[in-house]
RNA sequence: CAGAGUAGGACAGACGCGUUAAGUGCCGGCGGAUGGGAGGUUGCCGCCGGACGAAGGGUUCCCUUGCCCGCGGUGUCUGUUCGCAUCCGCUG
Numbered sequence: 001c002a003g004a005g006u007a008g009g010a011c012a013g014a015c016g017c018g019u020u021a022a023g024u025g026c027c028g029g030c031g032g033a034u035g036g037g038a039g040g041u042u043g044c045c046g047c048c049g050g051a052c053g054a055a056g057g058g059u060u061c062c063c064u065u066g067c068c069c070g071c072g073g074u075g076u077c078u079g080u081u082c083g084c085a086u087c088c089g090c091u092g
Base pairs, nucleotide, nucleotide: 001092002091003090008082009081010080011079012078013077014076015075016074017072018071019070026050027049028048029047030046031045032044036088037087038086040084056069057068058067059066
């Protein structure tokens, strides 16, 4: 001098959940994890409280059942891609 490597983000696919409203997102408080080590937030996660809030339809004699098509700024996994400011360390 160069490189590897995180939590996560985006896109795609698969399998699910809800649609009888959880989840997602927002605000406040508390806590946690976060390249190999220490350590950290403006990023991420969990819990509590608060405010706000939805797209359902078809089939079945009916249903909170089964199936199908949708919807939700929905969950997980896989792939692709992007990807730590400080100090120390690793590789060339």

The RNA shown here (THF (Tetrahydrofolate) riboswitch aptamer) has 92 nucleotides and comes from a sheep gut metagenome.
Rfam family: THF (Tetrahydrofolate) riboswitch aptamer. On this family, see Trausch et al., Structure 2011: "The structure of a tetrahydrofolate-sensing riboswitch reveals two ligand binding sites in a single aptamer".